[in-house]
RNA sequence: GGGGCUAUAGCUCAGUUGGCUAGAGCGCCUGCCUUGCAAGCAGGAGGUCAAGAGUUCGACUCUCUUUAGCUCCA
Repeated sequence: GGGGCUAUAGCUCAGUUGGCUAGAGCGCCUGCCUUGCAAGCAGGAGGUCAAGAGUUCGACUCUCUUUAGCUCCA
């Protein structure tokens, strides 16, 4: 220098051939329970879907560029 893959909640990850208001587990907060803690049960908060632009009535999803990481070739 060139090719490929990945980037979504604090962490690990799903996400429908583009379509309602983006989800799970763990974690966090509140309540119940307990003498207290843990566990359990119920509820809740938390997201610029890496960034920018484009296509489209509509984009996490398609296209281009950039950034970061991993990997292969030279």

Transfer RNA from an uncultured Clostridia bacterium, 74 nucleotides, folded computationally. The coordinates come from a structure-prediction model, not an experiment, and the mean pLDDT is 80. The sequence was found in a public genome assembly. Rfam family: tRNA. Rfam classes the family as a transfer RNA. About the family: Transfer RNA (tRNA) molecules are approximately 80 nucleotides in length. Rfam links the family to the GO term triplet codon-amino acid adaptor activity.